[in-house]
RNA sequence: GCCGGUUUAGCUCAGCUGGUAGAGCAGCGGUUUUGUAAACCGAAGGCCGGGGGUUCGAAUCCCUCAACCGGCGCCA
Numbered sequence: 001g002c003c004g005g006u007u008u009a010g011c012u013c014a015g016c017u018g019g020u021a022g023a024g025c026a027g028c029g030g031u032u033u034u035g036u037a038a039a040c041c042g043a044a045g046g047c048c049g050g051g052g053g054u055u056c057g058a059a060u061c062c063c064u065c066a067a068c069c070g071g072c073g074c075c076a
Base pairs, nucleotide, nucleotide: 001072002071003070004069005068006067007066010025011024012023013022019056028042029041030040031039049065050064051063052062053061
């Protein structure tokens, strides 16, 4: 330098062909217990890496930048 992949909740990950984002774990509250843990119940939590574009509508399509991972190449 070229090619590919990933970037979504605190963490690990879903999200089918554009139609307004979910799970598990963690944390919080409750039930139970003498108490803790476990178990069960409940609520909360993200505008989807940054910017721009297309569209009535974008996590999803296009462009660009960034970070991380992998492959190839160049110099020596």
RNAcentral holds the sequence, with entries from MGnify.
Transfer RNA from uncultured Thermohalobaculum sp., 76 nucleotides, folded computationally.
Rfam family: tRNA. By type it is a transfer RNA. From the family's description: Transfer RNA (tRNA) molecules are approximately 80 nucleotides in length.